[in-house]
RNA sequence: UUCCGAAUCGGCAAACCCAUUGCGAAGUGGGGACGCAAAGUCAUGGGUCUGAUGGCAGACCGCCAGACUACCGAAA
Numbered sequence: 001u002u003c004c005g006a007a008u009c010g011g012c013a014a015a016c017c018c019a020u021u022g023c024g025a026a027g028u029g030g031g032g033a034c035g036c037a038a039a040g041u042c043a044u045g046g047g048u049c050u051g052a053u054g055g056c057a058g059a060c061c062g063c064c065a066g067a068c069u070a071c072c073g074a075a076a
Base pairs, nucleotide, nucleotide: 001075002074003073005072011036012035016031017030018029019028020027021026034062040068041067042066044065045064046063047060048059049058050057051056
């Protein structure tokens, strides 16, 4: 620099349950694992969803794309 993913005593954590915040989508903490090699970060483009219905105000990066960063391993 490039590439792939078998993944490790390692990492994250869907549904669901409990508590809590919010009108809501959802957030946070605990339990729990369906999965994830960027399921790390960013709402930038599209998309989905919520509250309003007039512009609008929000939620989701575990929907896709993009940007930035990075562990193990392999090759040069």
Predicted 3D model of a 76-nucleotide RNA (c-di-GMP-I-GGC riboswitch aptamer) from an uncultured Acidobacteriota bacterium. The sequence was found by an Rfam model in a public genome assembly. The model forms 90% of the base pairs in the Rfam consensus. It matches the Rfam family "c-di-GMP-I-GGC riboswitch aptamer". Rfam links the family to the GO term cyclic-di-GMP binding.